[in-house]
This is a predicted structure of a 71-nucleotide RNA (transfer RNA) from a Cytophagales bacterium. The organism belongs to Cytophagales, within Bacteria.
RNA sequence: GAGCGUGUAGCCAAGCGGUAAGGCAGUGGUCUGCAAAAUCACUAUCGCGGGUUCGAAUCCCGCCUCGCUCU
Numbered sequence: 001g002a003g004c005g006u007g008u009a010g011c012c013a014a015g016c017g018g019u020a021a022g023g024c025a026g027u028g029g030u031c032u033g034c035a036a037a038a039u040c041a042c043u044a045u046c047g048c049g050g051g052u053u054c055g056a057a058u059c060c061c062g063c064c065u066c067g068c069u070c071u
Base pairs, nucleotide, nucleotide: 001070002069003068004067005066007064010024011023012022018054026042027041028040029039030038047063048062049061050060051059
């Protein structure tokens, strides 16, 4: 330098055009004499900037991070 892939909550991780699942952690409530356990609730402008579309995490372009391969 070229090709391919990756980026979603503090962490792990699903999603493949129609208002983002789940688990762990955290905070608050219930329960308890106190705690633990259990249980309920809350927490996401989807790496950044543009474009397409009635509508984009999802498609297209550029840039960036990380990984693999080639030279």
The coordinates come from a structure-prediction model, not an experiment, and the mean pLDDT is 80.